[in-house]
RNA sequence: AGGGUUUGAUCCUGGCUCAGAACGAACGCUGGCGGCAUGCCUAACACAUGCAAGUCGAACGCUAUUUAUAGAGUGGCGCACGGGUGAGUAACGCGUGGGAACCUGCCUUUCUCUGCGGGAUAACAGUUGGAAACGACCGCUAAUACCGCAUACGCCCUACGGGGGAAAGGUCCGCCGGAGAAAGAGGGGCCCGCGUCUGAUUAGCUUGUUGGUAGGGUAAUGGCUCACCAAGGCGACGAUUCGUAGCUGGUCUGAGAGGACGAUCAGCAUCACUGGGACUGAGACACGGCCCAGACUCCUACGGGAGGCAGCAGUGGGGAAUAUUGGACAAUGGGCGCAAGCCUGAUCCAGCCAUGCCGCGUGAGUGAAGAAGGCCUUAGGGUUGUAAAGCUCUUUCAGCAGGGAAGAUGAUGACGGUACCUGCAGAAGAAGCCCCGGCCAACUCCGUGCCAGCAGCCGCGGUAAUACGGAGGGGGCAAGCGUUGUUCGGAAUUACUGGGCGUAAAGCGCGCGUAGGCGGUUAGUUUAGUCAGGCGUGAAAUCCCGGGGCUCAACCCCGGAACUGCGCUUGAUACUGGCUAACUAGAGGUCUGGAGAGGGUAGUGGAAUUCCCAGUGUAGAGGUGAAAUUCGUAGAUAUUGGGAAGAACACCAGCGGCGAAGGCGGCUACCUGGACAGAUACUGACGCUGAGGUGCGAAAGCGUGGGGAGCAAACAGGAUUAGAUACCCUGGUAGUCCACGCCGUAAACGAUGAGUGCUAGAUGUCGGGGGACUUAGUCCUUCGGUGUCGCAGCUAACGCAUUAAGCACUCCGCCUGGGGAGUACGGUCGCAAGAUUAAAACUCAAAGGAAUUGACGGGGGCCCGCACAAGCGGUGGAGCAUGUGGUUUAAUUCGACGCAACGCGAAGAACCUUACCAGCCCUUGACAUGGAUGUCGCGAUUUCCAGAGAUGGAUUUCUUCAGUUCGGCUGGACAUCACACAGGUGCUGCAUGGCUGUCGUCAGCUCGUGUCGUGAGAUGUUGGGUUAAGUCCCGCAACGAGCGCAACCCUCAUCCUUAGUUGCCAUCAGUUCGGCUGGGCACUCUAGGGAAACUGCCGGUGACAAGCCGGAGGAAGGUGGGGAUGACGUCAAGUCCUCAUGGCCCUUACGGGCUGGGCUACACACGUGCUACAAUGGCAAUGACAGAGGGAUGCAAAGGGGCGACCCUGAGCUAAUCUCCAAAAAUUGUCUCAGUUCGGAUUGUUCUCUGCAACUCGAGAGCAUGAAGGCGGAAUCGCUAGUAAUCGUGGAUCAGCAUGCCACGGUGAAUACGUUCCCGGGCCUUGUACACACCGCCCGUCACACCAUGGGAGUUGGCUUUACCCGAAGACUGUGUGCUAACUUUUGAGGCAGCAGGCCACGGUAAGGUCAGCGACUGGGGUGAAGUCGUAACAAGGUAGCCGUA
Repeated sequence: AGGGUUUGAUCCUGGCUCAGAACGAACGCUGGCGGCAUGCCUAACACAUGCAAGUCGAACGCUAUUUAUAGAGUGGCGCACGGGUGAGUAACGCGUGGGAACCUGCCUUUCUCUGCGGGAUAACAGUUGGAAACGACCGCUAAUACCGCAUACGCCCUACGGGGGAAAGGUCCGCCGGAGAAAGAGGGGCCCGCGUCUGAUUAGCUUGUUGGUAGGGUAAUGGCUCACCAAGGCGACGAUUCGUAGCUGGUCUGAGAGGACGAUCAGCAUCACUGGGACUGAGACACGGCCCAGACUCCUACGGGAGGCAGCAGUGGGGAAUAUUGGACAAUGGGCGCAAGCCUGAUCCAGCCAUGCCGCGUGAGUGAAGAAGGCCUUAGGGUUGUAAAGCUCUUUCAGCAGGGAAGAUGAUGACGGUACCUGCAGAAGAAGCCCCGGCCAACUCCGUGCCAGCAGCCGCGGUAAUACGGAGGGGGCAAGCGUUGUUCGGAAUUACUGGGCGUAAAGCGCGCGUAGGCGGUUAGUUUAGUCAGGCGUGAAAUCCCGGGGCUCAACCCCGGAACUGCGCUUGAUACUGGCUAACUAGAGGUCUGGAGAGGGUAGUGGAAUUCCCAGUGUAGAGGUGAAAUUCGUAGAUAUUGGGAAGAACACCAGCGGCGAAGGCGGCUACCUGGACAGAUACUGACGCUGAGGUGCGAAAGCGUGGGGAGCAAACAGGAUUAGAUACCCUGGUAGUCCACGCCGUAAACGAUGAGUGCUAGAUGUCGGGGGACUUAGUCCUUCGGUGUCGCAGCUAACGCAUUAAGCACUCCGCCUGGGGAGUACGGUCGCAAGAUUAAAACUCAAAGGAAUUGACGGGGGCCCGCACAAGCGGUGGAGCAUGUGGUUUAAUUCGACGCAACGCGAAGAACCUUACCAGCCCUUGACAUGGAUGUCGCGAUUUCCAGAGAUGGAUUUCUUCAGUUCGGCUGGACAUCACACAGGUGCUGCAUGGCUGUCGUCAGCUCGUGUCGUGAGAUGUUGGGUUAAGUCCCGCAACGAGCGCAACCCUCAUCCUUAGUUGCCAUCAGUUCGGCUGGGCACUCUAGGGAAACUGCCGGUGACAAGCCGGAGGAAGGUGGGGAUGACGUCAAGUCCUCAUGGCCCUUACGGGCUGGGCUACACACGUGCUACAAUGGCAAUGACAGAGGGAUGCAAAGGGGCGACCCUGAGCUAAUCUCCAAAAAUUGUCUCAGUUCGGAUUGUUCUCUGCAACUCGAGAGCAUGAAGGCGGAAUCGCUAGUAAUCGUGGAUCAGCAUGCCACGGUGAAUACGUUCCCGGGCCUUGUACACACCGCCCGUCACACCAUGGGAGUUGGCUUUACCCGAAGACUGUGUGCUAACUUUUGAGGCAGCAGGCCACGGUAAGGUCAGCGACUGGGGUGAAGUCGUAACAAGGUAGCCGUA
């Protein structure tokens, strides 16, 4: 310090999430020792038992006895401390700093005093009640208990004359006490400034309330209380109210500022079963006191009583969860006491718990045969790993034994035989947990197969999972390690430090203006803010720094610093503020002037539309993509004239004007607002902004009354459509218009708040002023408005750019992930519609902005292609062939499925092929390699037996392996045996290689360097021309290059040359007339080599280019025709059945062999073909002209036989020699339009050929038979020239079998205006919410399941308010009567009890307010697997979309 996650990729915005630290923790696994800490966060729930506050005989009497103690009682002091808790409390409660009207036991100091009396009473004794708790009556007695008198230094009161008020004694003679007063110290009470959580969906609260006077009350001020008087007081600087909460020092985190928290320790306040109350006292309204009420628990003899662990232990309960019913007063401290001492669950210790922090250990050295085992493996090895074993050492901790503290100033040690020291034995007793896809450090195998599971986020798992589970290995931490929870951090993600608002969330629709905030120049004054110094305070502990002590550390001790704050005081006076005085640059004012759809009222004008009347006139009009509804012979539309009505104002008209915005448009008049320019002798900061407030505010909508021509929601009809509650058409009502009143919203937008200042320019335009000149004007300049371009700068980019989104200041508004939702509830407003204010639960890991590259568009531009068009011929109809689907079957093997599967793999299924089915057989196997043993083969052949055959058994004949070092030595072959293994056309083409198809022979696809951009990327490759072409030229921040294009290659077309056999024959000779022979190689031809074509030449055009058009020459002309050649890539395209291959599967079978069957089935559907339907033809006759190819298990001439297929015989030929080989269309004759002399299917029959074998299931021939079919619906295919069409020929495969496939030549057309449209493609551009890329994305209803939530008749509970009733205890007030030792002569004073009163807790009644739970039913919302219906949005999304409204 950052990282992961939105995208195909990028930058930004933005949320979610991770790494860190911490904890009074809990849970899981594990666990050696010690030190120091911590330990009910939940039920302020209920508590058994024990203990936690007593002490004093030097205050007093009594009792008992061992004469020193004990016991209960009176009395004194203490029990208000210490300890616990977090319920309440948002408060002068706390923190901090101040203040005045107070009290104070014990302690300290000073002064003074301590004289004389009195009456009771408990204990005790007696009687007595009660179960008990606890009493009642009578009698006796003491005091430092109680009372009186005296005295009064000081004290208190006073109408200044005076008046009032104390005491306690004890004693061991040292002392300990008592009273009054003054002071101190410490403690406490009260008051004030400032600080101290959240909600405004809590906006008004308050009647003792605010103040005054008098009285009362208190220790004391005070409405603290009461009577009277006044009507105040608090509140947007947040009163009141709801919720939450003890506050602080501090703790955790953080760089800090902050944020969160308030355990342990310390300070303060609070509470003590719940509520109320007072008593005593110096102090309490009192945790272990009292009274009352209530709830609960316990005892009871039912009459009554008792109790309060939020003290220490402990129990139950709650809970994820938190300890011993321990020891001691030795230390520290507290109470009492003169003291000894007693008490002390305060405290000091021990116990339990890895709860935390800190320290230590579980050994160290050596040790390679790199052991064994494990795991992996490419089988070689690697790794675990110096790790282990082995050898040599050490002994911390734990264990055992011995010694043994400090803590204690004199005594006293719970801890404790503890810490510590010494000795002994032995590596001995002591390691786990989490993780290993990225973030994040650490990788392999096996298992599993979207299962089981993991997961903090992204995400893993559907047969090769580094992500699940196990293992090996590795990484991290370590007596712990992980998980969960919580807090801070990262998060600049609430931004004071330190964010934003054009498009990401975010500028109020716009003014005016209140409070508030901010504010020009000069001088003076003040010193509030501000700054500096000093003083006081800021408790201790903590943190930090420096020392010191425990062996170190944690921990503890000492000192310092700090505590950023508050108060007082002194000083400074620049700035800000206050006050005073002045100024004119801001603002305003006055005058002059022009511009303007600024606003309001009244009047007025023409065009158009519709309607009405009349004329002319006749059959249509209207409307649409096309139609129809509609109007019209009752006269429409059209046209002419006249009239009526309402609404809106063409041209001018302009990114022109005006206005704050909404908005404003004929003309005229009146009323009226604002801005601008120029001038100015005026005022003198009067300014800016603006929470609340208030006004204006398009359209739609609402109310009342008018008006209503056109248009037009709703509605009706006609179309369209699968539907069409739409788009289109015909009608049509609200409304649109006016007046008055509401509503208050819009994508109310510049998606840009207002104001001020500053920061290059260029150019257009509107309004005004000034100047110059060559004056219908031009130029220069200035102020104000409105546009465009552009620099710096800013911006995520787009863009903005003196009209800022730049640089600054001031003020306001607003934002903080998406959805839920601008919704619910509540409030306010509204007649309503609704507006405004405005959440939460739940859910997701995104939602978004800008830009990029693609892809796509029923976007655009340019261009190409037999793509369309123009033509020719087909398919689709028939019969047959063939392939496919389907069906059938024991099997009909498998694959291929839009183009790019379907005469495809298959260049040829009767057996074989063959993979399928049935049956019968084999098991190291039909085939390969290795070992052992045996034989010397093998092979050919005859016969027999079993069998369907494979196979098995016997048998005849022929033949008798090679090398050799002569060795059963080697090789080879065969057989047998055992094991490794063979074998698989079994699965996965979505694990793969290779090969192939397709876009497409389309013109594209990229790279290096440079440049531009934050970046993805761009540029180059775009642009202007041109081309078949990214072909070439020009231009250009690009310059070059590569793969493609073209060319190089083959072939055809012309010529030359070389060579002439098997080819050829012009000339010569011979000839049985056949290039047959001699001869020749001229020609044809063959096959080698060359030439030739390059826009080279001319003209035109183009930009002087590239090129294009025309022409010449030429065999050929602009790539001359054809072929081969297929860029980067796309389709998880095809193929595991060509081959190869990972993984999986089978192994007496999913392998191998054989026989037979099947792949040839057949209601049907489709594709591709053949033959036809005829006269451009059939048949017959005649008989001319090719090219290419094949042929020794072959092609076969000639001859013979057969009607024929074919047969017999067989010359020649290893083939320019022989042969297949006959070409067919052509020509001539005939037939004459018919199911025919067309057509040939089908069937019968007789044959031929191949082959082991033609039944299933071959081809052919003869005779006979003679089906459908008369040119083919919707639709659809091929072809642009030697092409289509048509005619025949050959070949591969092959024993035989072609209408298929491949190839060859013969004859030989038509048409192309053109690119609007269909299809496909290329380039540029545009939009995009697509990127699995339009076969994309995506919306809403409905149905189902689940979840949270709103409404809801009501119902249950909490809190609270008001009114009334009741009114315990208690203090206070009053009081006739009653009782009464001290003082008093009686009386009386005083006291006690009683009664009454007001106050008041609890309780009750009634009515509200508020919050929460439940709730039949109901509303929408969210999520969910491939449900239903449509297609709204994204492209012009097929009607542009969106906003407001109905």
Small-subunit ribosomal RNA from an uncultured bacterium, 1446 nucleotides, folded computationally. Model confidence (mean pLDDT): 85 of 100. The RNAcentral record of the sequence draws on ENA, Greengenes and SILVA.